A computed fold for a 76-nucleotide RNA from a Nitrososphaerota archaeon, annotated as transfer RNA. Rfam family: tRNA. About the family: Transfer RNA (tRNA) molecules are approximately 80 nucleotides in length. By type it is a transfer RNA. Lineage of the source: Archaea > Thermoproteati > Nitrososphaerota. The sequence was found in a public genome assembly.
RNA sequence: GCCCUGGUAGUAUAGCGGCCUAGUAUGCGGCGCUGUCACCGCCGUGACCCGGGUUCAAAUCCCGGCCAGGGCGCCA
Numbered sequence: 001g002c003c004c005u006g007g008u009a010g011u012a013u014a015g016c017g018g019c020c021u022a023g024u025a026u027g028c029g030g031c032g033c034u035g036u037c038a039c040c041g042c043c044g045u046g047a048c049c050c051g052g053g054u055u056c057a058a059a060u061c062c063c064g065g066c067c068a069g070g071g072c073g074c075c076a
Stems, first nucleotide, its partner, number of pairs: 001072007010026004018056001027045006049065005
């Protein structure tokens, strides 16, 4: 340098055009339960990498960028 894959709460992950004010698990805070702790239950908390395009409508499709991972090549 070229090609491929991916980027969603602190962490992991679902999502395949409208049902997403974005779900689940975990974490954190509170309450209940218990003699206490743990477990369990309930409530709260907080996210779509950036810019542009397509569309009535984009986390989702397309283009560019950035970042991460992998493959190939170059280094006379």